RNA sequence: GCCGAGGUAGCUCAGUUGGUAGAGCAAUCGCUUCGUAAGCGAUAGGUCGGGAGUCCGAAUCUCCCCCUCGGCUCCA
Numbered sequence: 001g002c003c004g005a006g007g008u009a010g011c012u013c014a015g016u017u018g019g020u021a022g023a024g025c026a027a028u029c030g031c032u033u034c035g036u037a038a039g040c041g042a043u044a045g046g047u048c049g050g051g052a053g054u055c056c057g058a059a060u061c062u063c064c065c066c067c068u069c070g071g072c073u074c075c076a
Stems, first nucleotide, its partner, number of pairs: 001072007010025004019056001027043005049065005
C1' cells in the first nucleotide's frame, strides 16, 4: 500500500428486504433465608466510533475520516 471482518448499555454480543434499539452477565432495590450464597421479580443504564448526504423516516443505504483484528504484497 491492497483486501476482508469488526466498532451498539459497565462487559460479551444480537438487531441486515430502512419503521425509530434489545438479551445475557454485572449494578441498584425488593421477595425468599436466622444470615450469606443461590433462586425469583422490578428498576436504572445508549447522541448505535465521528462527520456529511439520501429519505417522510437511518444502527441499517452512500461518501469521507478515526480505531481494533486478520490476511496478502512491496521497496530502497
Transfer RNA from a Minisyncoccota bacterium, 76 nucleotides, folded computationally. Rfam family: tRNA. The family's RNA type in Rfam is transfer RNA. The sequence is in RNAcentral, with records from ENA and MGnify. Model confidence (mean pLDDT): 80 of 100.